[in-house]
């Protein structure tokens, strides 16, 4: 130094050809069950979607640079 692939809630992840409420699940909280703890049940809180810009009525999504992580070539 070039090339691929990824970054989304505290942890893992879904997101269709850009379209208005961003998904589950896990852990957290409250509340029912229990002497009580777990298991269950209901519910609620939690994401500026890596960052900056730029297209567009409208970006997690397209587009350009840069940051991190992994793989491949040199």
């Nucleotide at each position: 130094g070039g090339g691929c692939u990824g970054g989304u809630g505290g942890u893992c992840u879904a997101g269709u050809u850009g379209g208005u409420u961003a998904u589950g699940a896990c852990a957290u909280c409250u509340c029912c069950u229990u002497u009580a703890c777990a298991c269950g049940g209901a519910g609620a809180a939690a994401a500026u979607c890596g960052g900056c810009g730029g297209u567009u009525c409208g970006a997690a999504u397209c587009c350009g640079c840069c940051c991190c992580a992994g793989c491949c070539c040199a």
Molecule: transfer RNA
Organism: Haloarchaeobius sp. HME9146